[in-house]
Predicted 3D model of a 354-nucleotide RNA (Bacterial RNase P class A) from a soil metagenome. Its Rfam family is "Bacterial RNase P class A". Rfam's curators write: Ribonuclease P (RNase P) is a ubiquitous endoribonuclease, found in archaea, bacteria and eukarya as well as chloroplasts and mitochondria. By type it is a ribozyme. The sequence is in RNAcentral, with records from MGnify.
RNA sequence: CGUGAUGGUCGCGGGCGCCGCAAGGCGUCCGAGGAAAGUCCGAGCUCCAUCGGGUAGACUGCCAGGUAACGCCUGGGCGCCGAAAGGCGACGGACAGGGCCACAGAGAACAGACCGCCCGGCGGGCAACCGCUGGGUAAGGGUGAAACGGUGGGGUAAGAGCCCACCGCGGCGCCGGCAACGGCGGCGGCACGGUAACCCCCAGUCGGAGCAAGGCCAAAUAAGCGGCGAGGUGUGACCCACACCGGCAGCACAAGCCGCGGGUAGGCUGCUAGAGGUGGCCGGCGACGGCUAUCCCAGACAGAUGACCAUCCCAGGCGCGCGAGCGCCGGGAACAGAACUCGGCUUACGGCUC
Numbered sequence: 001c002g003u004g005a006u007g008g009u010c011g012c013g014g015g016c017g018c019c020g021c022a023a024g025g026c027g028u029c030c031g032a033g034g035a036a037a038g039u040c041c042g043a044g045c046u047c048c049a050u051c052g053g054g055u056a057g058a059c060u061g062c063c064a065g066g067u068a069a070c071g072c073c074u075g076g077g078c079g080c081c082g083a084a085a086g087g088c089g090a091c092g093g094a095c096a097g098g099g100c101c102a103c104a105g106a107g108a109a110c111a112g113a114c115c116g117c118c119c120g121g122c123g124g125g126c127a128a129c130c131g132c133u134g135g136g137u138a139a140g141g142g143u144g145a146a147a148c149g150g151u152g153g154g155g156u157a158a159g160a161g162c163c164c165a166c167c168g169c170g171g172c173g174c175c176g177g178c179a180a181c182g183g184c185g186g187c188g189g190c191a192c193g194g195u196a197a198c199c200c201c202c203a204g205u206c207g208g209a210g211c212a213a214g215g216c217c218a219a220a221u222a223a224g225c226g227g228c229g230a231g232g233u234g235u236g237a238c239c240c241a242c243a244c245c246g247g248c249a250g251c252a253c254a255a256g257c258c259g260c261g262g263g264u265a266g267g268c269u270g271c272u273a274g275a276g277g278u279g280g281c282c283g284g285c286g287a288c289g290g291c292u293a294u295c296c297c298a299g300a301c302a303g304a305u306g307a308c309c310a311u312c313c314c315a316g317g318c319g320c321g322c323g324a325g326c327g328c329c330g331g332g333a334a335c336a337g338a339a340c341u342c343g344g345c346u347u348a349c350g351g352c353u354c
Base pairs, nucleotide, nucleotide: 001351004312005311006310007309008308009307010306012031013030014029015028016027017026018025019024033335037346038345040344041343042342043341044340045210046209047208048207057206058205059204060203061202062076063075064074065073066072077091078089079088080087081086092201093200097199098198099195100194101193114141115140116137117136118135119134120133121132122131123130124129149167150166151165152164153163154162168190169188170187172185173184174183175182176181214269215268216267217266224260225259226258227257228256234251235250236248238247239246276295277294278293279292280291281290282289283288313332314331316329317328318327319326320325
C1' cells in the first nucleotide's frame, strides 16, 4: 500500500409494498472491518449531582496552528541517531527549598592527592639515581555513569584561567522570527556537577456514572387508596300492626368483585441521516476548512452476513518457446468479527512494494 472486483443461484437477518383472519407467502432494496479488537485517550447523547471560592488528588507540559474535543494530527524549533532518504524524543524549572548520587575510588559538591611531576633538607652512591623527610602542584596515569570547563599556545622549578586565542558557559546589546528559537557583536573570566520517570515549584485542564444510560406501555404480585357490597348478620329513629313475625331511611362489617396504584415477565423506544460517504472547485506548505453536486450505506437481541458457479484481477507451480508470450493445474490464505454513535491512539495480520 492493501485486506480482491463484477454478475448470477440458493440460504440467513432486516426495511418497504402487496396478498392473507392468522401462520405465512410474493415482490423489491440493503446487509461487517481495516482493524468491527484492546477499551488506552477525547467527545456527542442520557441520567444523577451542582451558589461561589479554596484545599487535596489526578493528568498534561518546546512553539504555532488544526479540531466539537484530545494525551490526537500538521508545520516549525531544539536534541539524539543515520552516509543519505529519513527516524526517534515525559522536550517547563536544578541560584525557591529539601532529598539522593550504589560499586569502585585519595576524593561525589563549594571535594581531593593513590601513582606521578617539581623544589628544599638529611643519608647512601664515583655518577645516573635510591631512601627518608618538609613543601609545591593538579598537566599526565588510575577509579567511576559523572572528578569542579575543553583544545592549542605562552608561562613556570613543575604546574594552574595564571595569561592569551578559539570553542563551551553566563550575561548584555542589535538583528531575524507571531513564537519556540536562531544569527552577529561586545563584555565577564570559570563562578554555576547530575538527578524533577524523587519530593517539590510554575502554568494549564479536570464532578460522577454509563445505552445493562434513559424514556414509554404493561400480564402477574405485595403494601396502600377508592367504589360496589345482593341475599345475609347486628343495631335501629320511624312505619304497619293488639302483639309477634315483618317492612325500612341510616350506620357499621368481612369475604368477594371492580378501579387506581405499583411495576415483574414481556413489548416499544433510545437505534442508526451522521462533527456522514463520494466527486469537483476554491483557500492553506500541511493538518484542515469553505462552497457545490450527488448518494443513503447493517441494526440483530442467543444474536443474520454463508456456500456454489462464471468472468476479470492478483500472486504461485509445471510444460513449451531464443524471446515477447502461450497452454495446463491448483489458490485468494491471515488477523478478526458489528451490538448507542463518532474522532484518535495502540496492538494483531495472509499478500505486494520501498